[in-house]
Context: one part of a larger RNA
């Protein structure tokens, strides 16, 4: 000199863009952060409409029962999601990360493009009703019922596996293609519409959409293996028994001591094994002419973790932050028998600390989940709020004005400095203030009209075009007008380094200080004042890095 996620002191007008728990991975009150689908399913509550039956009535109609349809709500079965998004940096010196390869050793829900199918049955169970029990959380039993829930059967385009034949490739273990035989192996329906035909009707049937099953390829995502690279320590020199390799078996999606039985005795190490310390890694950031050095906040990629330790289940994917089980510590409820909980999600509280924000608005946009869709959910996200924490921009006025006013400082008492500074005159109107106008971010989607495709069809579905509709931020940004210099300057320094000097007080005292050093009666170095210098909504101090 530059830098900072900074802190402290004094001071503080406005705006834009960023940024804000670095310490206790300490403990957490409260609210919210993951739901959704009735176009998979049965039930239930409320309500509306329609049909039928009964009763009352002359009738209109009213009431009750029952069936169907619609709308809104409720818990449950089922499906998909909850493995994403969001947080933190404890652990980890490791194939964790970076980079380059390998997988002929692998998996991949949803998505895309193909191929082939979707036949025909069965038994349960939750909800519900009911009994017992418990303070509660809840638990146990009996009875009823549905499905795209569950389980057999059929078929086998295919797939898996075993055998046989042929061909191609590879140094080889082998790999690929093809023919054939045997064995094993699937499925689920829902919904819109309808001319003819069948049917008493429901419907069959036809057609569109969404699903379901098997399989191939791709895409995406992931697993595993290897080369190389990046901390300190030898006051750590030897380490290792599933250890190193083989055979066989098991296991895995998959290779492998991954696990096991047997056999052999190997494997690593001064190019630093093993041990100890420290640490998430990287793109990058800061500094520097560079080479280097230091760092890894924000943003982005990967990894690890979710009160502590362990374990598996479900699933395409987890050994799962807001899932389960066991143990532990802590906290809460209790009828003392027993239960409940996990903010390193967003806000917020306490604590420790020099130190770090609102218990805010909206799903309008972008993105995600579910749904055919409308839509619902989304503390992701988009916004607003707070903090000079940082960077950048703007303002606090401009021109004229000498009796060089008053006042203050100094004085050689002549004067000189503050000083065109002020007063006074003439202007301007940025920002703030008041008052009008007033955005972009909106594209979709939906409804409707026209048209094209599928279709037997003027249903229905899909595509294209036009119109209507949708904004948290926000009455904000921006802009017009009004008034008036009115509302807006401080901090540090002045002995040398280092830009800037005098007076008074003090008298080795009080004090200053980054280094040299000042202060013991004329202190430009202490304290105050006037003046000056440097920066400026900041200025200094402290800490840390180069």
């Nucleotide at each position: 000199g530059a830098a900072c996620g900074a802190a402290c002191g004094c001071u503080g007008g406005c705006g834009g863009c960023g940024u804000g728990g670095g310490u206790a991975a300490g403990a957490c009150a409260u609210g919210c952060a993951a739901g959704u689908c009735g176009a998979a399913c049965g039930c239930u509550u409320a309500u509306u409409c329609u049909g039928c039956u009964g009763u009352a009535g002359c009738a209109a109609u009213a009431c009750a029962g029952u069936a169907g349809a619609g709308u809104a709500g409720g818990a449950g079965u089922g499906g998909c999601g909850c493995a994403a998004g969001g947080g933190u940096g404890c652990g980890u010196a490791a194939c964790a990360c970076g980079u380059g390869g390998g997988u002929a050793a692998u998996u991949u829900g949803c998505c895309a493009u193909g191929a082939a199918g979707u036949u025909g049955g069965g038994g349960a169970u939750a909800a519900c009703u009911u009994g017992c029990u418990g303070a509660a959380a809840g638990g146990c039993g009996a009875g009823c019922u549905a499905a795209u829930a569950c389980c057999g059967a059929a078929u086998g385009u295919g797939g898996u596996u075993a055998g046989a034949g042929g061909g191609a490739g590879g140094c080889a273990u082998c790999u690929c293609c093809u023919u054939u035989u045997g064995a094993c192996u699937a499925a689920a329906g829902u919904u819109g519409g309808g001319g003819a035909u069948c049917g008493u009707a429901a419907g069959a049937c036809c057609u569109g959409a969404c699903g379901c099953u098997u399989u191939a390829u791709g895409a995406u995502a992931a697993g595993c293996c290897c080369g190389c690279g990046g901390c300190c320590u030898a006051u750590c020199a030897g380490c290792u028994a599933g250890u190193u390799g083989g055979u066989g078996a098991g296991g895995u999606a998959a290779c492998g001591g991954c696990u096991c039985a047997c056999c052999a005795a190997g494997g690593c190490u001064a190019a630093g094994a093993c041990g100890g310390g420290u640490a998430g890694c990287u793109g990058g950031u800061c500094u520097g002419a560079g080479a280097g050095g230091a760092c890894g906040a924000c943003c982005a990629g990967c990894c690890a973790c979710a009160c502590u330790g362990g374990a598996a289940c479900u699933g395409a994917g987890a050994c799962a932050c807001g899932g389960u089980c066991c143990a532990g510590a802590c906290a809460c409820c209790u009828a003392c028998g027993g239960g409940u909980g996990g903010c390193a999600g967003c806000a917020g509280u306490c604590g420790a600390g020099a130190a770090u924000u609102u218990u805010u608005c909206u799903c309008a946009a972008u993105g995600g989940g579910c749904g055919a869709a409308a839509g619902c959910c989304u503390g992701a996200a988009g916004g607003a709020g707070c903090g000079a924490c940082g960077c950048c921009g703007c303002g606090u006025g401009g021109g004229g004005g000498a009796u060089g006013a008053a006042g203050g400082g100094u004085u050689u008492c002549g004067a000189u400095c503050c000083g065109u500074a002020a007063a006074c005159c003439c202007c301007u109107g940025u920002c703030a203030u008041u008052u009008g106008u007033g955005a972009a971010c909106a594209a979709u989607g939906u409804u409707u009209a026209u048209u094209c495709a599928u279709g037997a069809a003027u249903a229905a579905u899909g595509g294209a075009u036009g119109a209507a509709u949708u904004g948290a931020u926000a009455g904000u940004a921006a802009u017009g007008a009004a008034a008036g210099a009115g509302g807006a300057a401080g901090g540090g320094a002045c002995g040398g380094c280092u830009a800037a000097c005098u007076c008074u007080g003090u008298g080795c005292c009080a004090g200053c200080a980054g280094c040299c050093g000042c202060g013991g009666u004329a202190a430009u170095a202490c304290a105050g004042a006037g003046g000056u210098c440097c920066c400026a909504a900041g200025c200094g101090u402290u800490g840390u890095u180069c």